[in-house]
RNA sequence: ACUCGAUAAUAGCAAAAUUAGUGAAAGCUAAUGACGCAAAACUACAGGGACUAACAUGUUUUUAACAUAAUGUCAGCCAGUUGCCGAA
Numbered sequence: 001a002c003u004c005g006a007u008a009a010u011a012g013c014a015a016a017a018u019u020a021g022u023g024a025a026a027g028c029u030a031a032u033g034a035c036g037c038a039a040a041a042c043u044a045c046a047g048g049g050a051c052u053a054a055c056a057u058g059u060u061u062u063u064a065a066c067a068u069a070a071u072g073u074c075a076g077c078c079a080g081u082u083g084c085c086g087a088a
Base pairs, nucleotide, nucleotide: 004086005085012037013036017032018031019030020029021028022027035076041081042080043079047078048077049074050073051072056068057067058066059065060064
């Protein structure tokens, strides 16, 4: 201490999977569980990127399929903001 990140200390979070619920889906919530995380804290209208496609519009071989596209979602994709400790 605003750079930096240790076989340090005090704390913390919780991937996948399973069960239940919820949603059109992506996903989310809770319990169990720990792959990992020095920000795996907050922010989706600071910005970029990604996922889904209900509704809508269009097309077609037409009660279906395809395409476009968030108002939906992802912060454990990059990022913005804030923060604990103090070895080298």
A computed fold for an 88-nucleotide RNA from Clostridium grantii DSM 8605, annotated as c-di-GMP-I riboswitch aptamer. The source organism's lineage runs through Bacteria, Clostridia, Clostridiaceae, Clostridium and Clostridium grantii. The model forms 95% of the base pairs in the Rfam consensus. The prediction has a mean pLDDT of 85.